[in-house]
Context: one part of a larger RNA
RNA sequence: CCUGCAGCAAGACGAAAAGACCCCGGAAGCUUUACUGUAGCUUGAUAUUGGUUUUAGAGCUUAGAUGCGUAGCGUAGUGGGGAGGAUUUGAAGUCUCGAUUUCGGUCGGGACGGAUCCGCCAAUGAAACACCCAUCUUUUGAGUUUUAAAGUCUAACCUCGCCGGCAAAAACGGCGCGGAACAGUGUCUGGUGGGCAGUUUAAAUGGGGCGUUUUCCUCCAAAAAAGUAACGGAGGAGUUUAUUAAGGUAGGCUUAGCUCGGAUGGAAAUCGAGCUGGACGUGUAAAGGCAAAAGCCUGCUUGACGGCAAGACUGACAAGUCGCGCCGGUGCGAAAGCAGAACUUAGUGACCCGACGGCUUCUUAAUAGAAAGGCCGGAGACAACGGCUAAAAGUUACUCCGGGGAUAACAGGCUGGUGAGAUCCGAGAGUUCCUAUCGACGAUCUCGCUCGGCACCUCGAUGUCGGCUCGCCCUAGCGCGGGGCUGGAGAAGGUCCCAAGCGUGUGGCUGUUCGCCACUUAAAAGGGCACGCGAGCUGGGUUCAAACCGUCGUGAGACAGGUUGGUCUCUAUCUGUUGCAGG
Numbered sequence: 001c002c003u004g005c006a007g008c009a010a011g012a013c014g015a016a017a018a019g020a021c022c023c024c025g026g027a028a029g030c031u032u033u034a035c036u037g038u039a040g041c042u043u044g045a046u047a048u049u050g051g052u053u054u055u056a057g058a059g060c061u062u063a064g065a066u067g068c069g070u071a072g073c074g075u076a077g078u079g080g081g082g083a084g085g086a087u088u089u090g091a092a093g094u095c096u097c098g099a100u101u102u103c104g105g106u107c108g109g110g111a112c113g114g115a116u117c118c119g120c121c122a123a124u125g126a127a128a129c130a131c132c133c134a135u136c137u138u139u140u141g142a143g144u145u146u147u148a149a150a151g152u153c154u155a156a157c158c159u160c161g162c163c164g165g166c167a168a169a170a171a172c173g174g175c176g177c178g179g180a181a182c183a184g185u186g187u188c189u190g191g192u193g194g195g196c197a198g199u200u201u202a203a204a205u206g207g208g209g210c211g212u213u214u215u216c217c218u219c220c221a222a223a224a225a226a227g228u229a230a231c232g233g234a235g236g237a238g239u240u241u242a243u244u245a246a247g248g249u250a251g252g253c254u255u256a257g258c259u260c261g262g263a264u265g266g267a268a269a270u271c272g273a274g275c276u277g278g279a280c281g282u283g284u285a286a287a288g289g290c291a292a293a294a295g296c297c298u299g300c301u302u303g304a305c306g307g308c309a310a311g312a313c314u315g316a317c318a319a320g321u322c323g324c325g326c327c328g329g330u331g332c333g334a335a336a337g338c339a340g341a342a343c344u345u346a347g348u349g350a351c352c353c354g355a356c357g358g359c360u361u362c363u364u365a366a367u368a369g370a371a372a373g374g375c376c377g378g379a380g381a382c383a384a385c386g387g388c389u390a391a392a393a394g395u396u397a398c399u400c401c402g403g404g405g406a407u408a409a410c411a412g413g414c415u416g417g418u419g420a421g422a423u424c425c426g427a428g429a430g431u432u433c434c435u436a437u438c439g440a441c442g443a444u445c446u447c448g449c450u451c452g453g454c455a456c457c458u459c460g461a462u463g464u465c466g467g468c469u470c471g472c473c474c475u476a477g478c479g480c481g482g483g484g485c486u487g488g489a490g491a492a493g494g495u496c497c498c499a500a501g502c503g504u505g506u507g508g509c510u511g512u513u514c515g516c517c518a519c520u521u522a523a524a525a526g527g528g529c530a531c532g533c534g535a536g537c538u539g540g541g542u543u544c545a546a547a548c549c550g551u552c553g554u555g556a557g558a559c560a561g562g563u564u565g566g567u568c569u570c571u572a573u574c575u576g577u578u579g580c581a582g583g
Base pairs, nucleotide, nucleotide: 001583002582003581004580005579006578007577008576010575011574012573014570015569022404023403024402025401026400027399028396029395030394031393034199035198036197037196038195040192041191042190044188045187046186047185048184050153051152052151053150054149055148056147057146058145059144060143061142062141063140064139065138067136077135078134079133080132081131084118085117086116093112094111095110096109097108098107099106100105157179158178160176161175162174163173164172202214203213204212211231215237216236217235218234219233220232238385239283240342241341247301248300249299250298251297252296253295255279256276257275258274259273260272261271281290282289284347286345287344288343305328306327307326308325311322312321313320317386330339331338332337356377357376358375359374362373363372411458412456413454414453415452417451419447420446421445422444423443424442428438429437465540466538467537468536470532471529472528473527474526475525478503479502480501481498482497483496484495485494486493505519506518507517508516509515546564547563548562549561550559551558552557
């Protein structure tokens, strides 16, 4: 060196299971004051459903009563006819009873009485309840219809009992007590209704969640055409103006600051001169503009028009923007002319649906109308602002499926802010003296151990803290060795240099690493090896399913809050390594 046998498990990102954590898409379970339904419960109407009484209300019919402004004998409802009417079938008047009243009176019943009383005529807008007809207000009685409530009845209907029926039940029939037009049931209807069902519950995002944002305008980034991203840096808008327009037109004017001069008067009020030039002002942010002004003032006004539109800008589309010129009618101006809002760029919303106004020059199921449609106009909101639906929130550790290393947690990698260490400078401390020792404010590096940043391999799986076992390595050296300086007398120290050969404890508490404590020791150094090592062990912690507490939540449930419990698989093919044997 080769071969074999017996071992060990460091590696083959070993085997097993299309990762259960995380994210994306989908599903399912559960919850609720998410949305929409629905069983059930309940309200009312109606049918099954009938008789009768009382009370209350309404309508109609009939018989009565009732009606007061002022003037006037007086309590004149309204309209018409009308010259007579009532009365021995008992008038006027007196007494008494009742109703009503505006307290004046009116009406009715009874007794006495025994022949009158009222109208036409005068006052009044209107003339007699003298008489007749109709009618209104208020009111009384009777009848009838109807509604509601209450009561009552029995014959529908219901419960129960007995009998017949059959081997026995049930159906059915008969009789009886009780309830009763209620209940029950059908149809329609209002309410309630996670009991049940179907669904929804946005996206961007240096993982996701929490937060924030989502449309439009201005500037920078933007690299001198246009355009151009980020959870890049700054600001604004969701309007305002017509009773003095902030619009149109015609005419006129110049702001602001500084210097000097001038009563009260001052840093700034108003007046004058000069200088700078646009700094002022522009309804509203910023940018670009603006002096024959787009800024300021005054007169007259409504073009803040109707129908159009050549041609362009911009743009994936849809939208958006500018506009010569023509017709109609208008404002201002002497006229030429100007005017289809505002110095410009924000001040916003597609389609559908329903409602509103207009056109009668549109269409129209026999005709006329109505209804419907069409055309024109202006409103109503989708702010997640190119708007899904008329209509919508949560939870899952009981979970499931499809995917992702396109995306997080472990480990590795890059980086090195943070961390650790070193060097330079030397203000100062050190009695004096920067550098025995310490070293501010600063500067330059090293390491890759902490916390991070990034998201590059791995989600068809790279097992995660601590302990045990077994170690190998580094030196920025804790002890043992050698040396320099010392603010080293000696001893004991301080600091620095060389050096990795060997060593670097046992216990108590805690799952702990760490840490604190106790007792030793020459010393009880710091690290790396997938925070070395689970196909070597453990499984106390973390991190499934069960359960309790606190807190949060209406709830299902949740909590780097606590607590108890909770399956750790693999017979070694190759590499590696140990022992033995053979060649």

Predicted 3D model of a 583-nucleotide part of an RNA (large-subunit ribosomal RNA, domain V) from a Candidatus Harrisonbacteria bacterium. The organism belongs to Candidatus Harrisoniibacteriota, within Bacteria.